Small-subunit ribosomal RNA, central domain from a metagenome, 354 nucleotides, folded computationally. RNAcentral holds the full RNA, with entries from SILVA. Rfam family: Bacterial small subunit ribosomal RNA. The prediction has a mean pLDDT of 87.

[in-house]
Context: one part of a larger RNA
């Protein structure tokens, strides 16, 4: 390379947008690039297979004949398929109309309980903290009750294998502004679409810059215990962080360890939106039951599968397109490059060793 493969064995970029390219829904007429069929010329010789002939024989060898000879060419035709022009069409996609439904994002503003601390007051000896204990706090009046204040984060109950968003995520109210999905209508548009090297754009937390904040908590430091030791587990301080503003970093067990579109193939039962019918109703944005569709979960048929298992949300049957794996370690190292202030991050051998 060919072939197999990527839930857990190596192996789906962390996630979506999109360029080139590959791939492409019905139908009708033209064309004939690809297809396919016949034919021209060309496709050296050796080699091959038939026959005849030279070397005593054969091996070799000559000479005719005949085959082969992906391909290129020449010229007629064929018209399903693919393709190219030219039309139509709507089941894909998209727009639009409607009433919903959401912790979806951004920016502002108001709230609410706790801890802290301050001040005022009551009150007078221990709080504190563990497995026990110390260190700590405390006659400069604490722990503990009561009233108020500042300040900083954070949003208990609701809460739910319940919702939303590409994904990282999103949870007290109120407004403003923006975006997306579903359901319901079948108005318009008429394949305008899937995929996606290459770029591009977001992206938990830690960290980095430069200014604010600083309540709790707390890496590092510093004490007390434990312990043979004890650079831990426990305890007591406690600093960078945690918070905001702009700006970087681009990693995560960034996990469903399952890429994305389609389409096909047994059901059940709960949920959550959205229509609809039908029964109840305090007539409501109200309940029940069913039906359809769109999510989310569990059980499960066939079928897969090394087996756990997974099963219309498939890892089952098929297609399209990207990315990835090829024994262990040496190693995500080393060397270049590229990218960051730094940290590092993308990209990535070998030798040697088993």
């Nucleotide at each position: 390379u060919u072939g197999g493969g990527u839930c857990u064995a190596a192996a789906g970029c962390g996630u979506c947008c999109g360029u080139a390219g590959c791939c492409g829904g019905u139908u009708u007429a033209u064309u004939a690039a690809g297809u396919c069929u016949c034919u021209u010329g060309u496709g050296a010789a050796a080699u091959c297979a038939u026959u005849g002939g030279g070397c005593u024989c054969a091996a070799c060898u000559c000479a005719a004949u005949g085959g082969u000879g992906u391909g290129c060419u020449u010229g007629a035709g064929a018209u399903a398929c693919u393709g190219a022009u030219a039309g139509a069409c709507u089941a894909g996609g998209g727009a639009c109309u409607g009433g919903g439904a959401g912790g979806a994002g951004u920016c502002a503003g108001a709230a609410g309980u706790a801890u802290u601390u301050c001040u005022a007051g009551g009150g007078g000896a221990g709080c504190g903290g563990u497995a026990a204990a110390a260190u700590g706090c405390u006659a400069u009046a604490a722990u503990c009750c009561u009233a108020g204040a500042a300040g900083g984060a954070c949003u208990a109950c609701c809460u739910g294998u319940g919702g939303c968003g590409a994904a990282a995520g999103c949870g007290u109210c109120u407004g403003a502004c923006u975006a997306g999905a579903a359901c319901a209508g079948a108005u318009c548009c008429g394949a305008c679409g899937g995929u996606g090297a290459g770029g591009g754009a977001c992206g938990a937390a830690a960290g980095c810059u430069a200014g604010g904040g600083g309540a709790g908590c707390a890496a590092u430091c510093c004490g007390g215990a434990u312990u043979a030791g004890a650079u831990a587990c426990c305890c007591g301080a406690g600093u960078a962080g945690u918070c905001c503003u702009a700006g970087c970093c681009a990693u995560a067990a960034a996990c469903g360890c399952u890429g994305c579109g389609a389409g096909c193939u047994a059901g059940g039962u709960g949920u959550u939106g959205c229509a609809c019918a039908u029964u109840c109703u305090c007539c409501g944005u109200g309940a029940a039951u069913g039906u359809g569709u769109a999510g989310u979960a569990u059980c499960g048929u066939a079928g897969a599968g090394a087996a756990g298992u997974c099963g219309u949300u498939a890892a089952g049957c098929u297609c399209g397109c990207c990315a990835c794996c090829u024994g262990g370690g040496g190693a995500g190292u080393a060397u270049g490059g590229u990218c960051g202030c730094a940290a590092g991050a993308c990209u990535g051998a070998a030798a040697c060793u088993u």